[in-house]
Molecule: Bacterial RNase P class A
Organism: Methylocaldum marinum
RNA sequence: GGAGUCGGCCAGACAGUCGCUGCCCGCGUCGUCGACACGGGGAGAGGAAAGUCCGGGCUCCAUAGGGCAAGGCGCCAGGUAAUGCCUGGGGGGCGCAAGCCUACGGAAAGUGCCACAGAAAAUAUACCGCCGUGAUCCUUUGGAUCGCGGUAAGGGUGAAAUGGUGCGGUAAGAGCGCACCGCGCUUCCGGUAACGGAAGUGGCAGGGCAAACCCCGCCCGGAGCAAGACCAAAUAGGGGGGCAUUGGAGGUAACUCCUGACGUGCGGCCCGCACGGCUCCCGGGUAGGUCGCUCGAGGCACGCGGCGACGCGUGCCCUAGAUGAAUGGCUGUCCACGACUGAACCCGGCUUAUCGGCCGACUCCCUUU
Numbered sequence: 001g002g003a004g005u006c007g008g009c010c011a012g013a014c015a016g017u018c019g020c021u022g023c024c025c026g027c028g029u030c031g032u033c034g035a036c037a038c039g040g041g042g043a044g045a046g047g048a049a050a051g052u053c054c055g056g057g058c059u060c061c062a063u064a065g066g067g068c069a070a071g072g073c074g075c076c077a078g079g080u081a082a083u084g085c086c087u088g089g090g091g092g093g094c095g096c097a098a099g100c101c102u103a104c105g106g107a108a109a110g111u112g113c114c115a116c117a118g119a120a121a122a123u124a125u126a127c128c129g130c131c132g133u134g135a136u137c138c139u140u141u142g143g144a145u146c147g148c149g150g151u152a153a154g155g156g157u158g159a160a161a162u163g164g165u166g167c168g169g170u171a172a173g174a175g176c177g178c179a180c181c182g183c184g185c186u187u188c189c190g191g192u193a194a195c196g197g198a199a200g201u202g203g204c205a206g207g208g209c210a211a212a213c214c215c216c217g218c219c220c221g222g223a224g225c226a227a228g229a230c231c232a233a234a235u236a237g238g239g240g241g242g243c244a245u246u247g248g249a250g251g252u253a254a255c256u257c258c259u260g261a262c263g264u265g266c267g268g269c270c271c272g273c274a275c276g277g278c279u280c281c282c283g284g285g286u287a288g289g290u291c292g293c294u295c296g297a298g299g300c301a302c303g304c305g306g307c308g309a310c311g312c313g314u315g316c317c318c319u320a321g322a323u324g325a326a327u328g329g330c331u332g333u334c335c336a337c338g339a340c341u342g343a344a345c346c347c348g349g350c351u352u353a354u355c356g357g358c359c360g361a362c363u364c365c366c367u368u369u
Base pairs, nucleotide, nucleotide: 001365002364003363004362005361006360007359008358009357010356012334013333014332015331016330017329018328020044021043023041024040025039026038028036029035030034046340050351051350053349054348055347056346057345058224059223060222061221065271066270067269068268071219072218073217074216075089076088077087078086079085090104091102092101093100094099105215106214110213111212112209113208114207127155128154129151130150131149132148133147134146135145136144137143138142163181164180165179166178167177168176182204183202184201185200186199187198188197189196190195228291229290230289231288238282239281240280241279242278243277247258248257249256250255262276263275264274265273266272298317299316300315301314302313303312304311305310335338
């Protein structure tokens, strides 16, 4: 000097002027615990507010449980309120490297798939070939054709051909034998563990796919702020249909108690629990206001513990709550010339979009000293 990798921060700035929304204080009017006007003070869109993909808080079903099915996750150990998230480690893959990705339980429980090509993709096989042998023909060593037997080392097809490489051996070959590697089993060592290493032993079950069905382990109610609670007002206390009430006692009856059936509710099913009427159709009224609604698994700084995610302690701070939807207009200056983009109950994640600027650490290449 160049090319990269990882992490963090900002998200046009400043000033003036007019305007918008909430809260607090003062004061005036109306007249009721509020409304309006004026003055002052303070606050007011994000790193993703997006997607609605996950996990929760909260509310209701509901008094609340067990099982099955459905669904989710899938190496190990930690973190967290919790997760499909995060951190660290292991295996595998990519990269010269810093680093990055991970679809990572089980194929010896079973079922299924591997197109085309190829002889053959599982009850494994023989297209070209190699070797031995018999017959026939030609004929110079020999060659050609057919049949029989042996073979899977060589060639071809394919993503993948039945462990790989080398040596020996054989008529030609083959784990047929041996060495090393691979694989299975046993033991020991290190590690919390995933796993790693070492030694011995066995010629050794043909592979891949489970993000195929499946098996195993763990998790697991539902619906959602348009949840839900309250107030006010209005209408028609409307019309029609179906199902259920066994038995006993009391009572004039309505009805009450016990028992049984039935029905309803709890995402599906069963058990269980609770309730006692349940269910369908037509028609009418209201859809206004208040709460929920922002003090939180909150933010910042420092210290301690931890490789880290994070945890503990101390101190300081309060930072939008709109409801047809508030933060905008104008002027001037500056430079990095402004991208992607607007909260709607809240929080923790993931994913996607994105103009530029700043800071830190690390890797590789070239040159010079």